């Protein structure tokens, strides 16, 4: 960033399995995306157990911002 050409991911919903949970893996299915490939490092939304305030373990990279690697 290109109305291109070859490809790539896959929201919402369903089904199944795991988590107490946010949510995750499998299938089906396309809202959408040039990093929607990876990092929980800053915010920042959520969960669970706690508390007076907090604080601790956790989820989300498809919420922004960073760092990394990378097709055409």
């Nucleotide at each position: 960033g290109a109305u291109a050409a070859a490809g790539c991911c896959a929201a919402a919903c369903c089904u199944g399995c795991c988590g107490c949970g946010a949510g995750g893996c499998a299938g089906g299915g396309a809202c959408g995306g040039a990093a929607a490939g990876c990092c929980a490092c800053g915010g920042g939304u959520c969960u669970c157990u706690u508390u007076a305030a907090u604080a601790a373990a956790g989820a989300c990279a498809g919420c922004c911002g960073g760092g990394u690697u990378g097709c055409c």
Molecule: c-di-GMP-I-GGC riboswitch aptamer
Organism: soil metagenome